This is a predicted structure of a 93-nucleotide RNA (Glycine riboswitch aptamer) from a Hyphomicrobiales bacterium.
RNA sequence: AGACACCUCGCGGAAGAGUCCGGCGGCAUUGUCGCCGGCGCCGAAGGCGCAACCGCCCCGGAAACGCUCAGGCCCAUGGACCGCGCGGGUGAU
Numbered sequence: 001a002g003a004c005a006c007c008u009c010g011c012g013g014a015a016g017a018g019u020c021c022g023g024c025g026g027c028a029u030u031g032u033c034g035c036c037g038g039c040g041c042c043g044a045a046g047g048c049g050c051a052a053c054c055g056c057c058c059c060g061g062a063a064a065c066g067c068u069c070a071g072g073c074c075c076a077u078g079g080a081c082c083g084c085g086c087g088g089g090u091g092a093u
Base pairs, nucleotide, nucleotide: 001093006088007087009085010084011083012082013081018039020038021037022036023035024034025033026032027031040073041072042071046069047067048066049065053061054060055059
């Protein structure tokens, strides 16, 4: 000097499932927004569980699988994960 993998941040992409019913309130005119309750549903924030698998194999780490506590079910927001970029630290060479 410094690759791969790792991390924050920035940009872009990113699915699923009721804009259902009732009550209250605001805006407004037969609609819309918010909150609460009910039933139904989704899983890709998070969380939990089994365990394929992995490791330094005593014991650990563990999913896009499962559960739906949380979250979500018009748009928006959020969103695992993917791509690109600056930076960070590690460090093969």
About this RNA:
The coordinates come from a structure-prediction model, not an experiment, and the mean pLDDT is 80. Lineage of the source: Bacteria > Pseudomonadati > Pseudomonadota > Alphaproteobacteria > Hyphomicrobiales. The sequence was found by an Rfam model in a public genome assembly.